The RNA shown here (transfer RNA) has 73 nucleotides and comes from a Selenomonadales bacterium.
RNA sequence: GCCGAUUUAGCUCAGUUGGUAGAGCAGCUCAUUCGUAAUGAGCAGGUCGUAGGUUCGAGUCCUAUAAUCGGCU
Numbered sequence: 001g002c003c004g005a006u007u008u009a010g011c012u013c014a015g016u017u018g019g020u021a022g023a024g025c026a027g028c029u030c031a032u033u034c035g036u037a038a039u040g041a042g043c044a045g046g047u048c049g050u051a052g053g054u055u056c057g058a059g060u061c062c063u064a065u066a067a068u069c070g071g072c073u
Stems, first nucleotide, its partner, number of pairs: 001072007010025004019056001027043005049065005
């Protein structure tokens, strides 16, 4: 220098055909307990890496770019 993959909640990851963004763990509250843990119920947490474009509508399609990883030279 070229090619490919990944980037979504604090962490690990789903999100299939473009149509209101989800799970588990972690956090908080309540119940249960003499108390803690465990268990159960609930709550909160997101400019979907960044910037544009297409579209009535984009996590999803297109372009550029950044970071990480891998390959080739």
Rfam family: tRNA. The organism belongs to Selenomonadales, within Bacteria.